RNA sequence: AGAGUUUGAUCCUGGCUCAGAUUGAACGCUGGCGGUAUGCUUAACACAUGCAAGUCGGACGGCAGCAUGGUUUGUAGCAAUACGAACUGAUGGCGAGUGGCGGACGGGUGAGAGACGCGUAGGAAUCUGCCUUAUAGAGGGGGACAACUGGAGGAAACUCCAGCUAAUACCGCAUAGAGUCUGAGGACCAAAAGCUGGGGCAACCUGGCGCUAUGAGAGGAGCCUGCGUCUGAUUAGCUAGUUGGUAGGGUAAAGGCCUACCAAGGCGAUGAUCAGUAGCUGGUCUGAGAGGAUGAUCAGCCACACUGGGACUGAGACACGGCCCAGACUCCUACGGGAGGCAGCAGUGGGGAAUAUUGGACAAUGGGGGCAACCCUGAUCCAGCAAUACCGCGUGUGUGAAGAAGGCCUUCGGGUUGUAAAGCACUUUAGGUUGGGAAGAAGAUGCAUUGUUUAAGAGAUGAUGCAUUUGACUGUACCGACAGAAUAAGCACCGGCUAACUCUGUGCCAGCAGCCGCGGUAAUACAGAGGGUGCAAGCGUUAAUCGGAGUUACUGGGCGUAAAGGGCGCGUAGGCGGUUGAAUAAGUGAGAUGUGAAAUCCCUGGGCUUAACCUAGGAACUGCAUCUUAUACUGUUUGACUGGAGUACUGUAGAGGGUAGUGGAAUUUCCGGUGUAGCGGUGAAAUGCGUAGAGAUCGGAAGGAACACCAGUGGCGAAGGCGGCUACCUGGACAGAUACUGACGCUGAGGCGCGAGAGCGUGGGGAGCAAACAGGAUUAGAUACCCUGGUAGUCCACGCUGUAAACGAUGAGUGCUAGGUGUAGGGGGUAUCGACUCCUUCUGUGCCGCAGUUAACGCAUUAAGCACUCCGCCUGGGGAAUACGGCCGCAAGGUUAAAACUCAAAGGAAUUGACGGGGGCCCGCACAAGCGGUGGAGUAUGUGGUUUAAUUCGAUGAUACGCGAGAAACCUUACCUGGUCUUGACAUGUAGAGAACCCUUAAGAGAUUAGGGGGUGCCUGCUUGCAGGAGCUCUAACACAGGUGGUGCAUGGUUGUCGUCAGCUCGUGUCGUGAGAUGUUGGGUUAAGUCCCGCAACGAGCGUAACCCUUGUUGCUAGUUACCAGCACGUAAUGGUGGGAACUCUAGCGAGACUGCCGGUGACAAACCGGAGGAAGGUGGGGAUGACGUCAAAUCAUCACGCCCCUUACGACCAGGGCCACACACGUACUACAAUGCCCGGUACAGCGAGCUGCGAAGCUGCGAAGCUGAGCUAAUCUCUUAAAACCGGGCCAAGUUCAGAUCGGAGGCUGCAAUUCGCCUCCGUGAAGCUGGAAUCGCUAGUAAACGCAAAUCAGCAUGUUGCGUUGAAUACGUUCUCGGGCCUUGUACACACCGCCCGUCACACCAUGGAAGCCAGUAACACCCGAAGCCGGUGAGCUAACGCAAGAGGCAGCUGUCGAAGGUGGGAUUGGUGACUGGGGUGAAGUCGUAACAAGGUAACC
Repeated sequence: AGAGUUUGAUCCUGGCUCAGAUUGAACGCUGGCGGUAUGCUUAACACAUGCAAGUCGGACGGCAGCAUGGUUUGUAGCAAUACGAACUGAUGGCGAGUGGCGGACGGGUGAGAGACGCGUAGGAAUCUGCCUUAUAGAGGGGGACAACUGGAGGAAACUCCAGCUAAUACCGCAUAGAGUCUGAGGACCAAAAGCUGGGGCAACCUGGCGCUAUGAGAGGAGCCUGCGUCUGAUUAGCUAGUUGGUAGGGUAAAGGCCUACCAAGGCGAUGAUCAGUAGCUGGUCUGAGAGGAUGAUCAGCCACACUGGGACUGAGACACGGCCCAGACUCCUACGGGAGGCAGCAGUGGGGAAUAUUGGACAAUGGGGGCAACCCUGAUCCAGCAAUACCGCGUGUGUGAAGAAGGCCUUCGGGUUGUAAAGCACUUUAGGUUGGGAAGAAGAUGCAUUGUUUAAGAGAUGAUGCAUUUGACUGUACCGACAGAAUAAGCACCGGCUAACUCUGUGCCAGCAGCCGCGGUAAUACAGAGGGUGCAAGCGUUAAUCGGAGUUACUGGGCGUAAAGGGCGCGUAGGCGGUUGAAUAAGUGAGAUGUGAAAUCCCUGGGCUUAACCUAGGAACUGCAUCUUAUACUGUUUGACUGGAGUACUGUAGAGGGUAGUGGAAUUUCCGGUGUAGCGGUGAAAUGCGUAGAGAUCGGAAGGAACACCAGUGGCGAAGGCGGCUACCUGGACAGAUACUGACGCUGAGGCGCGAGAGCGUGGGGAGCAAACAGGAUUAGAUACCCUGGUAGUCCACGCUGUAAACGAUGAGUGCUAGGUGUAGGGGGUAUCGACUCCUUCUGUGCCGCAGUUAACGCAUUAAGCACUCCGCCUGGGGAAUACGGCCGCAAGGUUAAAACUCAAAGGAAUUGACGGGGGCCCGCACAAGCGGUGGAGUAUGUGGUUUAAUUCGAUGAUACGCGAGAAACCUUACCUGGUCUUGACAUGUAGAGAACCCUUAAGAGAUUAGGGGGUGCCUGCUUGCAGGAGCUCUAACACAGGUGGUGCAUGGUUGUCGUCAGCUCGUGUCGUGAGAUGUUGGGUUAAGUCCCGCAACGAGCGUAACCCUUGUUGCUAGUUACCAGCACGUAAUGGUGGGAACUCUAGCGAGACUGCCGGUGACAAACCGGAGGAAGGUGGGGAUGACGUCAAAUCAUCACGCCCCUUACGACCAGGGCCACACACGUACUACAAUGCCCGGUACAGCGAGCUGCGAAGCUGCGAAGCUGAGCUAAUCUCUUAAAACCGGGCCAAGUUCAGAUCGGAGGCUGCAAUUCGCCUCCGUGAAGCUGGAAUCGCUAGUAAACGCAAAUCAGCAUGUUGCGUUGAAUACGUUCUCGGGCCUUGUACACACCGCCCGUCACACCAUGGAAGCCAGUAACACCCGAAGCCGGUGAGCUAACGCAAGAGGCAGCUGUCGAAGGUGGGAUUGGUGACUGGGGUGAAGUCGUAACAAGGUAACC
């Protein structure tokens, strides 16, 4: 510091997600040790049990218990003494009690509280026990009450009566420097206590600790103030003790704190009030910081102590372990009444994902009491439990290659685990055993010495020394010894982000997943394994916070199109503000002082072996306050200025606004005339109008609305908007030149006003147009588009509504920053008689363009540039232009404006494609023009379907269907039935036997089974009666064979198609942020990206073309089997023969054609048109040749091959059957329907080819298929082999025929082991449909279509199929509008699986959250009234009453009573939450229904 994710790719916007750090955590798996920390975040839920606050006998009366002493006495004993009994508070002490101090600290918790509660800085009107210090004092009296004794009540708690008694308890008196009053002299009020040491006979003296009064201090506490301190405006008004004053009361103290009276204030948009949430802070976590989140442990403050209220005591409380009352709950009870409060430490239940021991000790630190010893202390210090966190250590170290075994993988060679292990040599931390063993301890007590106090050697206190003594932790830390590698490694991950890869299993299943996404048979993504990576006594997951996120932007963002400028103006508050002086010093800068607690963080040291941790010092705490100083800037006050702004004057242009009047054209209606059959409307029609006279035309009248031409990216206005003409009223702008005012300015939250259209209300008006509605069409439907009608409305007046894609999708103002060119209004200058022209200036309105800017598009002095000021607005998509609430409105509705839930995108601009019922150009038998077919019939053949034991399998739009198959009777054959085999029908290896091989019998459908006989070969070597080898056969066992089984979506190879279409790319350069573009586009041209020209491109490659084959002309060479002109021979005749090499032909090599020549057109190009010559002319004809790629196209059944599957079977053999079925549908063909024909007879003319398991002549037989026979030929020799249409002659005469030939019957022939299922052919007989074929559709542009036959492959046989061959031999093409396909350019796009695309809404189903809703339930905070506990404060106090008083009395108490007053009750509202029949929309959901609204001109442009 970034990364992943929107797209085919790109840039941007924008969200989501990840990597980091952290935690009082929890969960899963695992777990050796130690140190240091931390440990109920939930139920402020309820609590059993124990402990957590006592202490003082040196305040007091005392003596229950303990101990001691004394006196008396008993027993035992010689006695000392021991054991008892009684008495004795005499002593140590001490239960209970009086009294003092402390229980207001310490400890816990965070419910409440948005507050002077907290933080920070200040302030004045206060109190303060113990402590320190100062001054003075401490005199003299009195009366009680506990304890105790006696009695009484009660279950208990406890209470009552009578009596006795002490004090540092209580009450007077005296004294008085404080206080109050004052006439300034004075008066009044108000204190106390002792205890314990020493000396002394005593008086008394002297200490210690206490006591009283009054000051001062320290520390503590109370009060007041400035500033800071969460969210919501869908909470906008709140407040009657409320704000202030006066008087009084009250308090320690100021104060409406309280009361009476008076005034009517106070708070609030700088957010009052209300609602929600929350203890605050130092700090903690994160972050570069600014910030954000948080407030456990530690520390400061606050609040609370079962809930609510209240006071008492006290220095301090309205009191956690005190009191009273009310309430809820729990417990005891004799039912009358009582007791209790763990949010102290442990602990229990409960809740929860979740949080520890009913431990030890006061040794240390601290606290309370005490003179002290000491006591108390769940504060504290320790221990226990927990990997909860941080830190440290260990689980060994070295060596060790046969690279062991095993595992895993494998291309079978090996690789990897892996120096890892084993083995060898060492070490011993931690743990174990054993031995030693600290620090934490300072003090305290006693004694001695000494200083101070003192008269003192008492006492007290300080110092020094000696002695004794104090440790929970703990025999702990630490140190040594012994043995032995011995006791000690897991967890997560391995598709990308993100370090780490293979195998097996699974097969959109099971599952994973933080995001993107994996899984549908080869998953590095699931599960397991091997291996690897990361961290490590932990590792992962979950939750949470910050970061990344510049994704709320102060630092540090934006608003033309991505979310975002208010519809426009006026203007309040506020914010900001021209030039120049002076003053001031609020802001601002500097310095100083105080404070900013400690801890924490940081730096430097120190202490634990290190670290964590602890500790010392420093820095820092960015803050606040006060003082001093500076005065540039801002502010404030004051003086001046003219440049901003404004006023006056003179002119100018204008659909600026309002009111009144007025004009013509046109539409419509009405009246009248002329006139006759249609008009109107559309894509085409119909509805409609018209013979009752329309439409057309002429004249007249009425009425309403709008203003042609001018007219213009012209004008005016703030925007909405404004258009005939005239008049009146009126706003603004601009120009010019002077004068005046003197900052008067800009913006503008709220507020006020204006505001298209539609709509609403009332009243008019209504020609045309026209929602709704009606009819006619269209359509599958058509509640639409089109047509005919037509009402609101549109118009006017008045009032409302307040919204628009109210748009420049661009807020207002000011300044600055190249130009060019139009246009509108004004001014100046030059020139001119004048009009033009030219130059210049101000204001408006357009276009182009530089810098700059922008994601790009674009903007660009009219900014989206560079800056400043102010306002509005945005923060992922959907939900949502929504709901609820408020406000406005007559309503419609507007405005303000969420959440749950859901998705990982939504979006902008540009790019490449593809597509368009977008455009332009061009091509093709694409259409058109023609010829002939198919579709109808019969048959053949293929397919679908059906059937079947099986009808084997594949091919299925074009690009399957006479296709694989160029030959299914058996075989083929893969299918079915049945019978058989199991190392196998076939291959290799091992062992044994046998030569191979031949003949033959029986059974069986055959495969096969069981026999019989013959036979010893070949090669090498002379160990030759033997050995080895090759091939073959048989037997045995195992490796293996075998599979037309699956997957063409795992593949190779091959092929089809677009398409023989002209395209597809690359290098370098250039342009662009980039995808990409350029080149390849443009102008011509071509069959062609063919060529030329131009050009930020220049070149190149694969395609095109050419090279190849064939055909057309010709030359040369060659001359048999082909040929025969000339010569010769011969025949009835024939190149039959000699011979020839001319011709034909054969087959090898050449020539020839290149737009080469001429003319024209074109741009002087490329090229095109025409012509000449030529056998052939513009690629001469035909073939082969098929770019990058598309269709997961076809083929695992040609072959090959990965993986999977079968292995006495999915392999192999055999017989029979099937592939040939048949209601039907489709494709491709054949034959026809006839006279351009059919039949009969006769006569001609080919070429390609094939042949020894062959072609088979001639001859003979048969009507014929064919048979018999077998000449010739291994082929230019012989044979297949008579070509047929054609031509000549004859017949038929328009008919189901002398057409057509299906079907069927009979008789034969051929092939073959076999012809039934199931071959072909012949003859005789039979003689079906069919008379030219609906919608639709196919082929073909010349030796082509059409017609005609021939040959071949396959093949025993089987041809209407296929592949070739020749014969005869046309018609037509104006042309590119349309159909189909294709190419190039351009345009739009919401498509990219690419239009067979995308996508919208209702309905139906399931689930989810949510709004409304008759109601129902619960809570909260107020208000009004009722009742009114405890208690304080009052009133009364006739009852009771020790201290004072001679007395009266004073004072006090009970009782009664008033105000206030918690809880409770009643009531009507408010508000929040839950629930609710039914209901509304919303969201989500692989394959539902209906349509097709949007994206292309989306088929009616879309949208508001």